Overview:
A computed fold for a 72-nucleotide RNA from a Minisyncoccota bacterium, annotated as transfer RNA. NCBI's taxonomy places the organism under Bacteria, Bacillati, Minisyncoccota.
RNA sequence: CCUCUCGUAGCUCAACGGAUAGAGCCUCGCACUCCUAAGGCGAAGAUGGAGGUUCGAUUCCUCCCGGGGGGA
Repeated sequence: CCUCUCGUAGCUCAACGGAUAGAGCCUCGCACUCCUAAGGCGAAGAUGGAGGUUCGAUUCCUCCCGGGGGGA
């Protein structure tokens, strides 16, 4: 320099172009308990950035940023 791939809660992962972006762990609250743990109920928390296409974008396109692989 070229090319492929990935980027979504604190972490690990889902989501035909269409319903309020879901789940587990973590955290917080409640109840339970003599106290704690486990288990139960509930809550908070996310689409890397900027444009474009579309009635509608996590999804498709372009550029940029970052991680990884391959080639020279």